[in-house]
RNA sequence: UCCUUAUCAAGAGUCGGGGUAGGAGCCUGGUCUGUAGAUCCCGCGGCAACCGUUACGAAUGUAACAAGGUGCUAAUUCCAGCAAGCGUAUGCUUGAAAGAUGAGGG
Repeated sequence: UCCUUAUCAAGAGUCGGGGUAGGAGCCUGGUCUGUAGAUCCCGCGGCAACCGUUACGAAUGUAACAAGGUGCUAAUUCCAGCAAGCGUAUGCUUGAAAGAUGAGGG
């Protein structure tokens, strides 16, 4: 970097240190957020349960746990963009695309 597959409406910091002007992946439009210091990095705490462990089961699995590998810790993946259906209409619903994370593979 690419492929396969599962999940993405819940949950979790008024913490300490560093650091500076943007940040919410890119683009467009919105809407939020940030000098009362965000995003980001380190530490600690926490959440969750993909991998994992244990028990049960013929099996898809079910339940419990959280020491280990990841992940996450504003807002649905912040919302929309494409397609279909509905609606007079602002829109609503569903699906896709893209993205994120895990596991497996080239």